[in-house]
């Protein structure tokens, strides 16, 4: 200079009128109250508010209990309120690299599937190779058939074929023997563990568990239209079910607990308030400490936290300036991940090539 | 806002639970036959990569993950 790789920040600025919502204060109609109207100050969308994928706070059901049954996780270690999130490492992939990736437990506990094809798809002789007998050509040698038998080198099919590769060795051959490499037992060292090195040993028991399943650990079920409380209204009417060995109480069942005239449907009433609900497992900065790091404890800023509606506000208009401006719009609230994104700025590596 | 559930030719739906030569039915379209012409009847044929991207798998409509459509369900009181 060029390619590329990780991490992390922003994600239009600025004034002005004019409007919304919402708080607080005021100040009018109203006798108060409700409820309307004005003024004034203060706020007023995001990194994904978005999928709704996962953990959790919180409420209700027994202070959520026990059994099956069912769902989720899946190398190891730590983190954290929890988690399938993050950290640090271990194995495997891929890159020269910096680095990324990776649902990465068990196939020897069992069962199950491997379509066509193939002789055979889990302990496989189809062709081939090789021996020894019979027959038949021939005088035998040799050649054809056929029986036994031995052979996993070799062809052929397949995605996948009975560890690989090479030497010896044999009738031919074969871990039958050796070298090295993969893979399995055990054994010593080293870590906390995954696992990783060295010796021995026998010589190998396909694949798939995102098939069913074993093993470990984890999970009660619903969801803020959860519930709680006022206050208003009604036809406590009809039908059905089951009636204490029964019915409900929401999780599939059984048990266990609480209730008890209790569920459902048809008909009927209200479509109001006020809490939940905005300040917390708070967030950022900065010292110290412990840790490789995720993180966690202390201290201290007197920094930020100031949307909270209830069918739903956050907008438009002008002016100036830039790089001309992407996705996209809160609805109980957090911690993750995903996914969608014009741009534009910091910070550390890597490779190359040129130059001192 | 909350929970479900679906997605396969033009339209209605099977196959997904046990992954394969499994992509299948009706009903519609086109062709010939029959008819004097039309329906109807027969007989043959087109037309899909199963919503989309990605993973396990020797192999996915199918088993898993992420998006995308569209569809139903929920409000209290007595």
């Nucleotide at each position: 200079c060029g390619a590329g790789c990780a991490g992390g920040u922003c994600g239009a600025a600025c004034g002005g009128c004019u409007g919304c919502g919402c708080a607080a204060g005021g100040g009018a109609a109203g006798a108060g109250g409700a409820u309307u109207c004005c003024c004034u100050u203060g706020u007023g969308a995001g990194g994904a508010a978005a999928g709704u994928c996962c953990g959790a706070g919180c409420u209700c059901c027994a202070u959520a209990g026990g059994g099956c049954a069912g769902g989720g996780u899946g190398c190891u270690g730590g983190g954290u309120a929890a988690c399938a999130c993050c950290c640090a490492g271990u194995g495997g992939a891929g890159g020269c690299g910096a680095c990324u990736c990776c649902a990465a437990g068990g196939a020897a506990a069992g069962u199950g599937c491997a379509a066509c094809a193939g002789a055979a798809a889990a302990g496989a002789a189809c062709c081939g190779c090789c021996a020894u007998c019979c027959a038949u050509u021939u005088u035998u040698a040799u050649g054809u058939g056929g029986a036994u038998g031995g052979u996993a080198a070799g062809g052929g099919u397949g995605a996948a074929a009975a560890g690989g590769u090479g030497a010896g060795g044999u009738a031919a051959g074969a871990g039958c023997u050796c070298a090295c490499c993969a893979g399995c037992a055990g054994u010593c060292a080293g870590g906390c563990g995954a696992c990783u090195g060295g010796c021995u040993g026998g010589c190998u028991g396909u694949g798939c568990a995102a098939a069913c399943c074993c093993c470990a650990c984890c999970c009660g079920g619903a969801g803020c239209a959860a519930g709680a409380c006022c206050a208003a209204a009604u036809a406590g009417g009809g039908g059905a079910a089951c009636a204490a060995u029964g019915c409900a109480g929401u999780g599939g069942c059984c048990c266990g607990c609480u209730g008890c005239g209790u569920u459902c449907c048809c008909g009927g009433g209200u479509u109001g308030g006020u809490c939940g609900c905005a300040a917390g497992a708070g967030g950022u900065c900065u010292g110290a400490c412990g840790g490789c790091a995720a993180c966690g404890u202390c201290a201290g800023a007197u920094c930020c936290c100031c949307a909270g509606a209830g069918a739903a506000a956050u907008a438009g208009c002008c002016g100036u300036u830039c790089u001309c401006g992407a996705c996209a719009g809160a609805a109980c609230u957090c911690g993750g991940c995903u996914u969608a994104u014009a741009g534009a700025c910091c910070u550390g590596g890597u490779c190359g090539c040129a130059u001192a | 806002c909350g929970g479900g559930a679906u997605g396969u030719g033009g339209c209605g739906c099977a196959g997904c639970u046990u992954g394969g030569u499994c992509a299948g039915c009706g009903c519609g379209c086109g062709u010939g036959c029959c008819u004097u012409g039309g329906g109807a009847g027969c007989a043959c044929g087109a037309g899909g990569c199963c919503g989309g991207g990605g993973g396990u798998u020797c192999a996915a409509a199918u088993c898993c993950c992420c998006c995308c459509a569209u569809c139903c369900c929920g409000a209290c009181c007595a």